Description: Predicted 3D model of a 354-nucleotide part of an RNA (large-subunit ribosomal RNA, domain IV) from a Candidatus Omnitrophota bacterium. The sequence was found in a public genome assembly.
Context: one part of a larger RNA
RNA sequence: CCCUCGUUAAGGAACUCGGCAAAUUUGCCCCGUAACUUCGGAAGAAGGGGUACCUCGAAUCUUGUAGAUGUACAAUCGAAGGGAAUCGAGGUGACACUAAAGAGGCCCAGGCGACUGUUUAGCAAAAACAUAUGUCUCUGCUAAGUCGUAAGACGAUGUAUAGGGACUGACACCUGCCCGGUGCCGGAAGGUUAAGAGGCGUGGUUAUCCCCUCGGGGAGAAGCUACAAACUGAAGCCCCGGUAAACGGCGGCCGUAACUAUAACGGUCCUAAGGUAGCGAAAUUCCUUGUCAGGUAAGUUCUGACCCGCACGAAUGGUGUAACGGUCUGGGCGCUGUCUCGACGAGGGGCUCG
Repeated sequence: CCCUCGUUAAGGAACUCGGCAAAUUUGCCCCGUAACUUCGGAAGAAGGGGUACCUCGAAUCUUGUAGAUGUACAAUCGAAGGGAAUCGAGGUGACACUAAAGAGGCCCAGGCGACUGUUUAGCAAAAACAUAUGUCUCUGCUAAGUCGUAAGACGAUGUAUAGGGACUGACACCUGCCCGGUGCCGGAAGGUUAAGAGGCGUGGUUAUCCCCUCGGGGAGAAGCUACAAACUGAAGCCCCGGUAAACGGCGGCCGUAACUAUAACGGUCCUAAGGUAGCGAAAUUCCUUGUCAGGUAAGUUCUGACCCGCACGAAUGGUGUAACGGUCUGGGCGCUGUCUCGACGAGGGGCUCG
């Protein structure tokens, strides 16, 4: 010097990103216990008092002796005595009585997630995942869906109060407008549309014929062969409807009231429709340490408001919410070597010698 502990004057968070760590508290009995609440809780809320030993007494329970009753070996009652836990009074000694050890610190306010649960084996335990609940959708049973080339299996020895998929995430109050785009569902008149069917027509080949300078040139049926128009031809797409707890989306400019300011009101352009309720500088606010209020001597954090929402908003759910949380944020009481600011001690290392 390091590690692990113990004690510490006065102060008591001044430490620090942050009370991290440590300390406080702690068992049992009694008293007492707020807001809020889903009436269960919150709650061990908080906050107080007691606790050892000795003597005496009291009632309770138990055991059941002597004895009593008795239907007489049963059963019931039951002095005395023993045992158990407890209560009351008086007394004794200490700084200290759950005398050692083991054994909640508490309160206030807010965010998030309802809760118990799950998770990154080896840097993240959370506000992430799950969850009960709600909704949509598919599936009529040889179900849909999944695995497998198949046989087959799961689903399920289930049958729509069932099973699969997706989103949401207890509960309370709610969940607005838009179907133009994309998706899905339905429709079938018209347009377009494949193979197939069809075979107008065309090319190649040449039996034969014609011309010829004898080298060749031209025409060309049938057959074979290669193309191939019209016409016909389903779903799909176009088209017509529906559907947003499907994917998603939810405006701009100008003017206007008898101070000013503001604009209930008006005009205009665009759109499928222009953001409703609720919330709002928010886990979302750039400007921004917004402004006001509270708390502090002093507060970029925190709480309550305001609304000018750069860029909240309704099951990618909105707003609340008791309970819960090794959660996050702010404040307070208690408590302390976290600190002012160090000191001393114990054990084990390090170091030296062997």
Rfam family: Bacterial large subunit ribosomal RNA. Its Rfam clan is "LSU clan". NCBI's taxonomy places the organism under Bacteria, Pseudomonadati, Candidatus Omnitrophota. The coordinates come from a structure-prediction model, not an experiment, and the mean pLDDT is 86.